[in-house]
């Protein structure tokens, strides 16, 4: 010095539906939406602390990883107490481009 991982700050942050209850409200649509307000929030990026692993002459070769669209998955997190339901996002796996 570099990988992972736990914990922490600061920074951004997609998604926050519908009905039923007294238990997010308000206007406006009506098939599960639009915008305004409160609230919550995975996951990114960065610094810090702290475990483990590896490297720390020089050349050369192999090989590996990494970004960017799609697609797949009874694999896992998130959205206002809970129940039915509807649709989204991340990460994550494998595969194409």
């Nucleotide at each position: 010095g570099u990988u992972u991982g736990g914990c922490g700050g600061c920074g951004u942050g997609a998604c926050u539906g519908g009905c039923g209850c007294g238990a997010c409200g308000g206007a406006g649509a009506g098939a599960a939406c639009u915008c305004c307000g409160g609230g919550g929030a995975a996951g990114c990026g960065u610094c810090g602390c702290u475990a483990a692993a590896u490297c720390u002459a020089c050349c050369g070769a192999u090989c590996u990883u990494c970004u960017u669209u799609c697609g797949u998955g009874c694999u896992g997190c998130c959205g206002c107490u809970c129940g039915c339901c509807u649709g989204g996002g991340c990460a994550u796996a494998c595969g194409a481009a």
A computed fold for a 97-nucleotide RNA from an uncultured Armatimonadetes bacterium, annotated as ZMP/ZTP riboswitch aptamer (pfl RNA motif). Its mean pLDDT, the model's own confidence on a scale to 100, is 75.